This is a predicted structure of a 77-nucleotide RNA (transfer RNA) from Sphaerobacter thermophilus DSM 20745. The RNAcentral record of the sequence draws on ENA and GtRNAdb. Taxonomically the source falls in Sphaerobacter thermophilus (Bacteria, Pseudomonadati, Thermomicrobia, Sphaerobacter). It matches the Rfam family "tRNA". It is recorded under the gene name tRNA-Val-CAC-1-1.
RNA sequence: GGGUGAGUAGCUCAGCUGGUCAGAGCGCGCGGUUCACAUCCGCGAGGUCCGGGGUUCAAGUCCCUGCUCACCCACCA
Numbered sequence: 001g002g003g004u005g006a007g008u009a010g011c012u013c014a015g016c017u018g019g020u021c022a023g024a025g026c027g028c029g030c031g032g033u034u035c036a037c038a039u040c041c042g043c044g045a046g047g048u049c050c051g052g053g054g055u056u057c058a059a060g061u062c063c064c065u066g067c068u069c070a071c072c073c074a075c076c077a
Stems, first nucleotide, its partner, number of pairs: 001073007010026004019057001028044005050066005
């Protein structure tokens, strides 16, 4: 330098062909259960989806561009 994949909650991830309030598990907080702890059960908080721009009535999802990470290929004076 070329190519591919990824970036969504504190962590690991899902999100089908653009549309139904952005979700799950774990973690965290509160309550129940217990003598107590753990387990288990219930409830709750927490994100504007990597940044910017575009298309559209509507974008996490499509297009352009930048950044970061992983892998592959090439180059190495």